[in-house]
Context: one part of a larger RNA
Molecule: large-subunit ribosomal RNA, domain II
Organism: Candidatus Iainarchaeum sp.
RNA sequence: GCAAGGGAGUUUAUUGUUGUGGCAAGGUUAAGAGCUGAAAGCUCGAAGCCGAAGGGAGACCGAAAAACCGCAGCAACUUCGUGUUGUGAGGGUUUGAGUACGCAAGUGCUUGAGUCACAGCGAUAAGACCCGAAACCAGGCUGAUCUAUUCUUGAGCAGGAUGAAGCCGGCUUUCAAGCUGGCGGAAGUCCGUUACCGGUAUUAGUCCAACUGUUCGGGUGACUUGAGAAUAGGGGUAAUAGGCCAAUCGAACCUGGUGAUAGCGGGCUCCUCCUGAAGUAACUCUUAGGUUAGCCUUUGCUGAGACAGUGAAUGGGGUAGAGAUACUGAUUAGAAAGUACUGAUUGGAAACUUUCAGCUUUCUUGUCAAACUCCAAAGUCAUUCACGUCAUAGAAGCAAGGAGUAGGGGAUUGACGGGUAAGCCGUUAUUCCUAAAGGGAAACAACCCAGACAUGGAUUAAGGCCCGAAAAUGCUGAUUCAGUGUAAUCUUGAAGGGAGUCUUUGUCCUUAUACAAUAGGGAGGUUGGCUUAGAAGCAGCCAUCCUUUAAAGAAAGCGUAAUAGCUCACCUAUCUAGGUCAGAGGCCCUGAAAAUAAUCCGGGCUAAAUCAGCUGCCGAUAUCCAUGGGUGCUUUCGAAAGGAAGUAAUCCGGUAAGGAGGUAUUGGAAUGGAGUUAAAGCAAGGGAGAAAUUUCUUGUGAAUCCGUUUCAAGUAUAGAUCCUUGU
Numbered sequence: 001g002c003a004a005g006g007g008a009g010u011u012u013a014u015u016g017u018u019g020u021g022g023c024a025a026g027g028u029u030a031a032g033a034g035c036u037g038a039a040a041g042c043u044c045g046a047a048g049c050c051g052a053a054g055g056g057a058g059a060c061c062g063a064a065a066a067a068c069c070g071c072a073g074c075a076a077c078u079u080c081g082u083g084u085u086g087u088g089a090g091g092g093u094u095u096g097a098g099u100a101c102g103c104a105a106g107u108g109c110u111u112g113a114g115u116c117a118c119a120g121c122g123a124u125a126a127g128a129c130c131c132g133a134a135a136c137c138a139g140g141c142u143g144a145u146c147u148a149u150u151c152u153u154g155a156g157c158a159g160g161a162u163g164a165a166g167c168c169g170g171c172u173u174u175c176a177a178g179c180u181g182g183c184g185g186a187a188g189u190c191c192g193u194u195a196c197c198g199g200u201a202u203u204a205g206u207c208c209a210a211c212u213g214u215u216c217g218g219g220u221g222a223c224u225u226g227a228g229a230a231u232a233g234g235g236g237u238a239a240u241a242g243g244c245c246a247a248u249c250g251a252a253c254c255u256g257g258u259g260a261u262a263g264c265g266g267g268c269u270c271c272u273c274c275u276g277a278a279g280u281a282a283c284u285c286u287u288a289g290g291u292u293a294g295c296c297u298u299u300g301c302u303g304a305g306a307c308a309g310u311g312a313a314u315g316g317g318g319u320a321g322a323g324a325u326a327c328u329g330a331u332u333a334g335a336a337a338g339u340a341c342u343g344a345u346u347g348g349a350a351a352c353u354u355u356c357a358g359c360u361u362u363c364u365u366g367u368c369a370a371a372c373u374c375c376a377a378a379g380u381c382a383u384u385c386a387c388g389u390c391a392u393a394g395a396a397g398c399a400a401g402g403a404g405u406a407g408g409g410g411a412u413u414g415a416c417g418g419g420u421a422a423g424c425c426g427u428u429a430u431u432c433c434u435a436a437a438g439g440g441a442a443a444c445a446a447c448c449c450a451g452a453c454a455u456g457g458a459u460u461a462a463g464g465c466c467c468g469a470a471a472a473u474g475c476u477g478a479u480u481c482a483g484u485g486u487a488a489u490c491u492u493g494a495a496g497g498g499a500g501u502c503u504u505u506g507u508c509c510u511u512a513u514a515c516a517a518u519a520g521g522g523a524g525g526u527u528g529g530c531u532u533a534g535a536a537g538c539a540g541c542c543a544u545c546c547u548u549u550a551a552a553g554a555a556a557g558c559g560u561a562a563u564a565g566c567u568c569a570c571c572u573a574u575c576u577a578g579g580u581c582a583g584a585g586g587c588c589c590u591g592a593a594a595a596u597a598a599u600c601c602g603g604g605c606u607a608a609a610u611c612a613g614c615u616g617c618c619g620a621u622a623u624c625c626a627u628g629g630g631u632g633c634u635u636u637c638g639a640a641a642g643g644a645a646g647u648a649a650u651c652c653g654g655u656a657a658g659g660a661g662g663u664a665u666u667g668g669a670a671u672g673g674a675g676u677u678a679a680a681g682c683a684a685g686g687g688a689g690a691a692a693u694u695u696c697u698u699g700u701g702a703a704u705c706c707g708u709u710u711c712a713a714g715u716a717u718a719g720a721u722c723c724u725u726g727u
Base pairs, nucleotide, nucleotide: 001727002726003725004724005723006722011126012125013124014123015122016121017120018119019118020117021116022115023114026050027049028048032044033043034042035041054061055060065095066094067093068092069091073087074086075085076084077083096111097110098109099108100107101106129267130266131265132264136257137256138255139254140253142252148231149230150229151228152227153226154225155224156223157221159191160190161189162187166183167182168181169180170179171178196218197217198216201214202213233249235245236244237243270662271661272660273659274658275657280293281292282291283290284289294405295404296402297401298400299399300398301397305390306389307388309387310386311385312384313383314382315381316380321375322373323372328369329368330367333364334363335362336361337360338359339358342357343356344355347352408433409432410431411430412429414428415427416426417425418424438449439448440447453628454627455626456625457624458623459622463618464617465616466603467602468601472615474614475613476612477611478610479609485605486604496590497589498588500587501586502585503584504583505582506581508579509578517574518573519572520571521570523547524546525545528542529541530540553568556567557566558565629652630651631648632647633646634645635644636643637642663716665713666712667711668710669709670708671707672706673705674704681700682699683698684697685696686695687694688693
């Protein structure tokens, strides 16, 4: 992992509500007793409980009801319009009545339906749907066969090395001491796989092993070890590591309290039908949870209007925008006037004076604001009217039962705040996903199309039509040469640059010959004056005239020490038809750098790219048609269950959740049946049903089983690292 069996909202008490039934101003028994077929039950038993009166803290006081409107229903009338009128339970309004408060006005509560039983769904208390802690406490005649320390008594340590004290001899020597040779055999001494003990590094790590192999350390000692003893759980022991105390230790183990508690994690078993959320607000030692409201669902009451849309009218307000002698605040440049016990400054011995700065006021000028407004939209909100849509097949409203939800997320070609930004954070409107399948976007919760009852046929949507791959190698006119591109978004490519190319606008020149090219000229006064060693067009300063000319600057650049020299401007000739300059718009190029080989989905494409148009086709569960089913509602038949017909161009996707109906299992009661001419179960096959399920046949099997009605549940398994067994 698989299979089988087991396995999770139960029971009791109290209580709320709904349904059904009994009795009803009453309802009901409890303990207990009696009877009985001793099982089931029947009969007693008003103690008690609930109700019949309320109001008030209490003292205390204590409820005649009436009028009007009017739904359903009923009756009458009827022009048959389901119309008018009357009556009108329940319902509504008003006035009363009781009581409390109050001087009063008035306000609050009350003004006749309950109760018992059973069943469904909830609430509360209990283990309370099941499983799951780490812990806490108590008790223990449970543990020191592991291990820590200690005590008693024993045991063990190949071989080799070094050579302490002490002693003896010799030499030296006054003594003391010294030197030297031996003997000797000390040491938490040395070497060492002796035994034994350890555990440095590594190995191994579903192991050979819940600590091994190799290597390494100690190895006469604070050594190792046998046996016997001692210390026990907030206690021991500890050369101290929170180590060890039986593979368990920052408080052992066993049993009990115990089903500890868990706002946390996991799991929670048959089917179909109807409806169908929320991830928000307030409070919360609260933000992993709750309570209340909101949103969902079911039932009832009521009885005529309701409001997501459009238009109009009347109001509300201060956003976008805009504005600046309309305020507050910020703010550019200037002018004028004023200016003190303001600062500097000119003149002066001083009084005083000149100028500037600063400040105030006024004027001109130029800018701003979420916490400015003299103004001021679009839109939005409220009320009213009209249209529209919905509604007596019951809207809106109200009441009651049951929930779930309180981690949300995406998009916008909407509106905003924070942030450099984010698949960022926070708010808002709408919408989608969550809880939505189908088609498209290569794949892709929320992007595009579109909301799936079932089956079949047809037509379209988004998007596509060279091949993979359904449908155009379709048509017309342009652009691009960059494989640009072939990407709706998600998955950008910028500023800047381009004599790439296309389209377009304008200025100017042009057969009196433009633009380009080629040839020639490009002069004289003069080396202008100054400066300077020099300065001659060309270091610098000043001036920049005149002449000859077709034209030629007191020179635009290179050059020289200075000259020289080479060009240019300008002119002529040759040549010949358009040219120069400045913009605008397409497409394209550049700007453009990332880590193993690249990408339009791929192949590939010069259109199968891009722009502007046209025609056809393909393409969804969409739309249409046909058939069938379900649900709600209406009518009708029926005693009921239920059947039939009609209706819903606008019913039938659905998580959490609410509601409705059904299937199966086990047992009891009543009743009816089957079975040795073969029960149950099992296997295979054929049918029925929307499904849970059910039925028939055959085989196997060998003794029990089933239908209907009803009652009661230990009532349905794929999951829980579920439990047990098997494999």